Overview:
Model confidence (mean pLDDT): 82 of 100. The RNA shown here (transfer RNA) has 74 nucleotides and comes from Helicoverpa zea. Rfam family: tRNA. It is annotated as a transfer RNA. NCBI's taxonomy places the organism under Eukaryota, Ecdysozoa, Neolepidoptera, Noctuoidea, Helicoverpa.
RNA sequence: GGUACAUUAGCGCAGUUGGUUAGAGCAUCGUGCUAAUAACGCGGGGGUCGGGGGUUCGAGUCCCUCAUGUACCA
Numbered sequence: 001g002g003u004a005c006a007u008u009a010g011c012g013c014a015g016u017u018g019g020u021u022a023g024a025g026c027a028u029c030g031u032g033c034u035a036a037u038a039a040c041g042c043g044g045g046g047g048u049c050g051g052g053g054g055u056u057c058g059a060g061u062c063c064c065u066c067a068u069g070u071a072c073c074a
Stems, first nucleotide, its partner, number of pairs: 001073007010026002013023001019057001028044005050066005
């Protein structure tokens, strides 16, 4: 330098040919239970989907570009 893949919550991830409130798990906070802790049950908070632009009535999803990471090629 080139090619491919990935980027969504604090963390590892899902999101079904674009469609009307963006999710579950772990963690965290509150609470129930207990003499107490853990475990377990119930509930809550937390995201403008890596940045920018485009297409569309409508974009996490399609296109372009930039950034970061991984793998391969040179």